This is a predicted structure of a 583-nucleotide part of an RNA (large-subunit ribosomal RNA, domain V) from Methanoculleus sp. The source organism's lineage runs through Archaea, Methanobacteriati, Methanomicrobia, Methanomicrobiaceae and Methanoculleus. Its mean pLDDT, the model's own confidence on a scale to 100, is 81.

Context: one part of a larger RNA
RNA sequence: CUAGGGACUCCAGAUGGGAAGUGAAGACCCCGUGGAGCUUUACUGCAGCCUGUCGCUGUGUUACGGUAUUCCUUGCGCAGCGUAGAUGGGAGGCGUCGAUCCACCCCUUCCGGGGGGUGGGGAGCCAACAAUGAGACACCAUCCUUGGUUUACUGUAACACUAACUCUCUUACGAGAGGACAACGGUAGGUAGGCAGUUUGGGUGGGGCGCCACACCCUCGAAAAAAUAUCAAGGGUGCCCUAUGGUCAACUCAUGUGAGUCAGAAACUCACAGGAGAGUGUCAAGAGCAUAAGUUGGCCUGACGCGAUUUCGCAUAGCAAGAAAUCGCGAGAGGAAACUCGGGUCUAACGAACUAAUGAGCCUUGUUGAUGAGGGCCAUUAACGACAGAAAAGCUACCCCGGGGAUAACAGAGUCGUCGCCGGCAAGAGCACAUAUCGACCCGGCGGCUUGCUACCUCGAUGUCGGUUCUUUCCAUCCUGGCCGUGCAGCAGCGGCCAAGGGUGAGGUUGUUCGCCUAUUAAAGGGGAUCGUGAGCUGGGUUUAGACCGUCGUGAGACAGGUCGGUUACUAUCUAUCUGGAG
Numbered sequence: 001c002u003a004g005g006g007a008c009u010c011c012a013g014a015u016g017g018g019a020a021g022u023g024a025a026g027a028c029c030c031c032g033u034g035g036a037g038c039u040u041u042a043c044u045g046c047a048g049c050c051u052g053u054c055g056c057u058g059u060g061u062u063a064c065g066g067u068a069u070u071c072c073u074u075g076c077g078c079a080g081c082g083u084a085g086a087u088g089g090g091a092g093g094c095g096u097c098g099a100u101c102c103a104c105c106c107c108u109u110c111c112g113g114g115g116g117g118u119g120g121g122g123a124g125c126c127a128a129c130a131a132u133g134a135g136a137c138a139c140c141a142u143c144c145u146u147g148g149u150u151u152a153c154u155g156u157a158a159c160a161c162u163a164a165c166u167c168u169c170u171u172a173c174g175a176g177a178g179g180a181c182a183a184c185g186g187u188a189g190g191u192a193g194g195c196a197g198u199u200u201g202g203g204u205g206g207g208g209c210g211c212c213a214c215a216c217c218c219u220c221g222a223a224a225a226a227a228u229a230u231c232a233a234g235g236g237u238g239c240c241c242u243a244u245g246g247u248c249a250a251c252u253c254a255u256g257u258g259a260g261u262c263a264g265a266a267a268c269u270c271a272c273a274g275g276a277g278a279g280u281g282u283c284a285a286g287a288g289c290a291u292a293a294g295u296u297g298g299c300c301u302g303a304c305g306c307g308a309u310u311u312c313g314c315a316u317a318g319c320a321a322g323a324a325a326u327c328g329c330g331a332g333a334g335g336a337a338a339c340u341c342g343g344g345u346c347u348a349a350c351g352a353a354c355u356a357a358u359g360a361g362c363c364u365u366g367u368u369g370a371u372g373a374g375g376g377c378c379a380u381u382a383a384c385g386a387c388a389g390a391a392a393a394g395c396u397a398c399c400c401c402g403g404g405g406a407u408a409a410c411a412g413a414g415u416c417g418u419c420g421c422c423g424g425c426a427a428g429a430g431c432a433c434a435u436a437u438c439g440a441c442c443c444g445g446c447g448g449c450u451u452g453c454u455a456c457c458u459c460g461a462u463g464u465c466g467g468u469u470c471u472u473u474c475c476a477u478c479c480u481g482g483c484c485g486u487g488c489a490g491c492a493g494c495g496g497c498c499a500a501g502g503g504u505g506a507g508g509u510u511g512u513u514c515g516c517c518u519a520u521u522a523a524a525g526g527g528g529a530u531c532g533u534g535a536g537c538u539g540g541g542u543u544u545a546g547a548c549c550g551u552c553g554u555g556a557g558a559c560a561g562g563u564c565g566g567u568u569a570c571u572a573u574c575u576a577u578c579u580g581g582a583g
Base pairs, nucleotide, nucleotide: 008583009582010581011580012579013578014577015576017575018574019573021570022569029404030403031402032401034400035399036396037395038394039393042198043197044196045195046194048191049190050189051188052187053186054185055184058161059160060159061158062157063156064155065154066153067152068151071148072147075144085143086142087141088140089139092126093125094124101120102119103118104117105116106115107114108113165178166177167176168175169174201214202212203211210231215237216236217235218234219233238387239281240344241343245300246299247298248297249296250295251294253277255273256272257271258270259269260268279289280288282349285347286346287345304330305329306328307327308326309325310324311323312322332341333340334339355382356381357380358379359378361377362376363375364374365373411458412456413454414453415452417451419447420446421445422444423443424442428438429437465540466538467537468536470532471529472528473527474526475525478503479502480501481498482497483496484495485494486493506518507517508516509515546564547563548562549561550559551558552557
């Protein structure tokens, strides 16, 4: 110097691996004292409907009631002439306006009588006196009870009427039908998802289901002061007791040994040993207790009234109910007294306000007093256990909003129980012989392909199963290659070592991965790459809206139950790769 290649800068065309690409404050899931639609025997209401009653709305008859009233009537313990309603007055009352008495009829009855009417008859009859709690239906007045009657008002039921009101016809006047019903208005009770407004708790190794770890008590966890969490471990409480409480006094338990009539393993008695091995209301536990707080007996009600302080509740700020301790005043119990006693030896056994009831309570109400009726204070009882206490059921795949990777499903990460693979030791099988081959119990690893666990990244979105296409990688090697052992004669096998160059195919069934089956083959290996690969495809499955079945649910609806159907977006900026070109 020539030719070629690479790198570099750039252009054009393509592909769609990456930019957890673009699109849309995730629709799944959870949360919100968010929303909406729907359901119902959720809660509370409202239309509507039913019924009663009042108004519009009047007349009359009958029957049966209620209240008041007129006139009558009724009233039997025993004793007693005898059927004595109560109280008061009372010494006389009734009778030719027809008494005692007789006959008949009616009503009533405790069967003895009582009351009324008609007729006869023609002058008396009843009371005060003895018995009785009470004395005359002799007479008068008032009242109660039973039954009847008169009147007034009123109710219920039935019937009749016509004039309100309604309907039909008629030009109108009116006529007809219905009729105080209906309609309408008020009011009360019932019914009432037809409609409306709402509620439908919290904790939670996601949520739901389960459970209560939601108010309390004991032990442990708890790391020797106090305090201390988990759906940590073990348990308990929502009462019981007028004695199982107070006080005073006396006593000593459990158990064992020995002895004693029936009597035995166990009945009762005695003796000895016995420091708590018993008991202490409780199905808690831990403390305490014999000087007993235990057991038995006597007397009692302190299981008191009114207050104060402190502690726990609730560590070191505050916080209610409740529980406990100490003290003052008063009234008491027991004890000779000192003293003790405000329940149970101590630590659990509990509940605000509103409301209601109760109280030999207290204060108070329009000008004095009284009564009635209210208001308030205090106390007791009644409950909220989701226990510092709303008045409260569900569905949503028709769904919506605000948020969350504070929280689930896929994937990743961590872990590796499970899973897969390997090893140590070698009991045993292998006719004998652990190790040709197989290998229990026990132990140690590796992997990160299964399934779990965790909730660390992502919910202002990283597209989810399988297939397909295409590439790459690992080796714990299915075939092919080399080598060793054999319970390897050969052929064919079995086991092991090295080895990832290449290969590892086709059908049937199923959405399938997987699996089963078929005929071949040298062999039809196992895995990874966001369970490689949807800005490459598919869309059969799962997993929206429609619909059917079974089951569940009163229902709306629900179901890792089945079934048919069901929109797969993106024009490539950078990077990457490929093809062509220029410098």